[in-house]
Context: one part of a larger RNA
This record gives sequence, C1' cells and structure tokens, in this order.
RNA sequence: UCCGACGAGUUACGAUUACUAGCAAGGUUAAGUAGUAGAGCUAUGAAGCCGAAGGGAAACCGAGUAUGAAUAGUGCGAGUAGUUAGUAGUUGUAGACCCGAAACCAGGCGACCUAUCCAUGAGCAGCGUGAAGGUAAGGUAAAGCUUACUGGAGGCGCGAACCCGUAUCUGUUGAAAAAGGUUGGGAUGACUUGUGGAUAGCGGAGAAAUUCCAAUCGAGCUUGGAUAUAGCUGGUUCUCCCCGAAAUAGCUUUAGGGCUAGCCUUAUUAUAGAGUUUAUAGGGGGUAGAGCACUGAAUGGCAAAGGGCCCUUCCCAGGGUACCAAUGCUUAUCAAACUCCGAAUACCUAUAAAUAUGAAUAGGAGUGAGACUAUGACAGAUAAGUGCCGUAGUCGAGAGGGAAACAACCCAGACCGUCAGCUAAGGUCCCAAAGUUACAGUUAAGUGGGAAAGGAUGUGGAUUUGCUAAGACAGCUAGGAUGUUGGCUUAGAAGCAGCAACUCAUUUAAAGAGUGCGUAAUAGCUCACUAGUCGAGUGAGUCUGCGCCGAAAAUUUAACGGGGCUAAACUGUACACCGAAGCUACGGAUCGAAAGAUGGUAGGGGAGCGUUCUGUAGGCCGUUGAAGCAUGAUCGAAAGGACAUGUGGAGGUAUCAGAAGUGAGAAUGUCGGA
Repeated sequence: UCCGACGAGUUACGAUUACUAGCAAGGUUAAGUAGUAGAGCUAUGAAGCCGAAGGGAAACCGAGUAUGAAUAGUGCGAGUAGUUAGUAGUUGUAGACCCGAAACCAGGCGACCUAUCCAUGAGCAGCGUGAAGGUAAGGUAAAGCUUACUGGAGGCGCGAACCCGUAUCUGUUGAAAAAGGUUGGGAUGACUUGUGGAUAGCGGAGAAAUUCCAAUCGAGCUUGGAUAUAGCUGGUUCUCCCCGAAAUAGCUUUAGGGCUAGCCUUAUUAUAGAGUUUAUAGGGGGUAGAGCACUGAAUGGCAAAGGGCCCUUCCCAGGGUACCAAUGCUUAUCAAACUCCGAAUACCUAUAAAUAUGAAUAGGAGUGAGACUAUGACAGAUAAGUGCCGUAGUCGAGAGGGAAACAACCCAGACCGUCAGCUAAGGUCCCAAAGUUACAGUUAAGUGGGAAAGGAUGUGGAUUUGCUAAGACAGCUAGGAUGUUGGCUUAGAAGCAGCAACUCAUUUAAAGAGUGCGUAAUAGCUCACUAGUCGAGUGAGUCUGCGCCGAAAAUUUAACGGGGCUAAACUGUACACCGAAGCUACGGAUCGAAAGAUGGUAGGGGAGCGUUCUGUAGGCCGUUGAAGCAUGAUCGAAAGGACAUGUGGAGGUAUCAGAAGUGAGAAUGUCGGA
C1' cells in the first nucleotide's frame, strides 16, 4: 500500500406533538388471584392515575376567587373532551452516536538500574619529587642559626590496571534504544569495587542538574473509581422523489460555544385575498448637488474703532505711518458633526390592473467563521487578495459556454435520451468550429501584445494667424558706418567685468551707445538691420486621432495561449457564419385538472430496495442437485431482481405480517492475510 472480516443515534423509564384504534363525561387497570391449547394468552382485580373547577401564601370560598373599606377597578378563571394503548418525530434522566486526552483519587508493587547511608571484605605495575623529624660537623655564654648526611610526608608529580568521559571523526532504518576509533582527566584518595542491609511516591535520595528512584519522573509503575470529562479534532455504512437555507440581530466569564428572534421544512386552520410587481394619486424627509442667510474656516480691495512704532511733549493735547486690525461694504472660496435652498431613488398610504403569494398555530431543523465583484461611505497612505457598514449580483449550495489555465468576472440556471435546428457571451489564417468577407480610414511602433510625470520638426484630421510675385522663407555675394575708447567705475573697461541713464544724435539702402564668441585692454569673428542674386510658398500657435522615448530582476523564451501576422492590428459601417446542458424539434419519466414544473450543501418531508431472525410453515422447493462461489450479450428509474451454464454437495424458503446486533471507502480505525 492493497484485500477480507468487524466497526458508530441504541435500550429503559418519564415528557410532549402527530397519526391510527377503543371507549367517552368519562377513560384505564397495577401487583395479585383463577383458568388454560400451556410459559403466552383469557378472565378477574378500581388500590392508584388522568380528566370533568377554579382562585388564594393560607384559613377558606366557589363559576367564581384573590386583592381591597368597597357592590369599584384589576389579576387569574368560567363557553366542556378526555382517556387508554400502539407507531413515528423530538426531548429529559441514564456512558446515551462511536473512537480519542493531558489529568484527579484510592489500594497495592518496586532501591537486581540509579542516589545517599550502614555493616563486612577486596584492589591500586613502575618511575619521580624529597616536608617534618633525626645524626654529625660548624657556630653561640646558651640558643636561634648554617652545612652535609639521614629520613620518607603529601586530597604531591609522570604513568598501566581500575574509574571517568575532554575534543573530534564514524555511527544516526546503528554492530549498539548512547556505541566504536583517535585524543583526553583521576590514578593513596572527598579513591575504586564485591556481598549483605536501610530510605517509597502528598514520598525517598540529591558535592543541587527539576538530577535519580528498573530504557518511564515538575511527581514511578500497576489495578480500581471508569465507558472520568472533552463547548475540541476525526469518523458515522442502501436507493429514488419534493422543498430548501444561514454565515445576521439582541444577550451571554461571551466571542471557533450557546439561548431567543430572523431565514428553511412539514402538518393544520381561517379570512374582508391580506403578499408581490407596475401605473396613477397623496404624503413626510434634509442625502447628492448647490449655497454662504446662520455657525465656523478662509482671499484681495476700500472705509475704519482700537492698538504698535516714530516725532513733539512737564501735563493736557497734537502730528506722521509702505505696521496689526475688530467691524461695515465689496470681491473670490470651503465644511461629516454649517444650511436661505434642494433633487433622483427609497419609504408610507390609497385606487386600478396583473400575478399568487401572505398570515396564524403546532412538530422538526440547520445557521449564528462567510468570500469576491460592482457601487455609496468610513478606517488605512483616496495602500493591501486589508478592516468595517449600506445596496445589488455571483460563489457558498451551480454543472454548461467564454475569459489559454482561473469558487466570486461575462453569457446561461443541468428531469432523461437524439450522429436534428436557432442563438447568447465570445469568436471566424493554422493549432481549433466559423469570413484569408466587403467598403472607408489610421498605425510602421510587432504599437497591437504591461506603466507615470516629463520630453520630441513621428504622422493623420480640424482650425487661428504673420510674411509673400512691390519677390517672402532657406542659401550665396556685399554692407553692417560716424560723434565715440558715450558717461561713471577701474591698473585697464574701447558695443560685449560692473553701475546709471532723460539709450542721444549724424550719414544712410541699412547698421543696437549693441545678440553671441573673443582680448589683459585693444584687435578679430558674428548677429540684428539693408541691398543684390534666386523664383514659390514659408513661419508661429490652438484643439484632436494613432504612434515614439521615458522602460533594469532574479529556475526557462515567459507582458499575443502557441505558430505566426503589416493585417490575422486599431477606428467606423455592412452582411454572412460558428458557438452552451440556453431556446426549439422528436421520443420518454414523475408530479399536475391544465398551463406547466423537475440544479442543489446544511436541513425538513415522502416513497421504496436489500440483509438476519419469527409467524404463515408438519406448507412449498431441493441429490432429476439447496445454500454459497464463478461467468454471461437479461429485466427494472435506482437500491436491486430473474434466468442459463459451470462449480458445489444439503439445505433453502414464496406471500403477507412482525422484530432488529439491518447496508462501509474513508475514523494516522481494530484484527487477519498478501
């Protein structure tokens, strides 16, 4: 991993609702007793229970009663239908659908591992160092002291056995549930070790690490309480038919759980047809927008109280002001918590039409984590596949076609069948069904087929305007002068460092007290401006279509799905065609009077199939071959049912009922096998 078998809403006693049956103002027996075809029935048995009357705390009263002073008011009652069984749904108490903790408590068993202790034994090659003390000599008044020898101390040194485990390699489904290799520490000691003994879990032991107490330790193991509890995870077994959600609100030691409501389903009931949609009519509103009349914010101008500053001044008073400015007028603005105004929608009511919902009561639920898209707001950074509300859609619970692939986007809602037709979105060169369709334009960038501010004689369209045959624009030839080196400044400043200006005037076809380069300053080159030559358009804007640059990313081209395309790109117009489970056609199924309906998770309701056992059954089938197994082209809408053949070798069982250990693919399910 596969196969097989086993494997999960049960049972008891109560409650409640529905249905069925009996009796009915009543209903019913329980234990017991008797009888017997015998072990289950039939009689009997009113004890008891429910109902027929309630109200009050109670006394108590009673169709009333309690409160109360009350005959008031108010509360609860009074209009009769119940009861006993059975079946089904749900529920309470029980293990209560099944499996699953970590834990808690009680009683025992453990110190053959390991920790500490007690008793009694054992072990430690070899080499080194050389403490105290001693002896001799020297020395001293005597000592201390000095030297030599002797001596043999030590949690002393080196290093085997022994004990340990420093570093690293190997090993890591190991040779080993802790080892092996190399290396290393202690090695006469707080040393190592044998045997026997002691300490026990709310505990012991601990040179102390939450360390050890038998591969187990923040509290051992084992048996029991025990099916502990699990608002948590997983699993929960045959078929078809009808309907079909929710992911919201309130409350919650509540937030991944509940309760009530909302939304689903089933049954019943009633009615003035309540519901929904559209049209019309009547309503209230303060949003969008707009506005500045209020509240605030905020711009310029004019007028201006009051301040500041300056002048004057003993004081009083006065003058000036390119300062600030209440307030008024005017000008131009802003606001979710501003409004002199004010929609569209939405909402309420009525009428009409269409449609077929809607409501109440009772049984059963599930849901109470929602997601994205569009849109109106808020939060955030006018970030997020972000958070949080409102409105709508889709997914959820929705298959089919399109978007290459793609829950939430576009089209469209799958009862079944068909080698029939028409369409939607989207498409029609090939992959790949259908136009290499037609007409008119645009694009040259592979733009199309990713992106901004910004930039540019790209190119198409529209439009405004200057100059131009009295010759424009561009090019070429020539001129571009004089007062003057203007004044000031400066070492210098001469058109061209800088400053000021009333930027003048002259000669001219024209020529600035000078556009730029240049020099130390001059010089030099050039421009404006003018003439000639040439001979037809040329310059500057505005709006707009399509393009260009801006443009760098990480596994692989990789920003058309690919090929490839200059249309097979884009814009506009037109006609064909393809294209879905849509629609149509034909056939069929179920429901329905018909019209028509029949996607579906949680969930509600309905109808069935099959398995084991019991009655039917001392029946029927069966050695002329039961069950089981295997194969087959058979029947049924499904679960499933026949038949034939083979195998097998003795049991099986119709029908109609009844009762359940009644259906497996999932539970890291359990056991067995491969």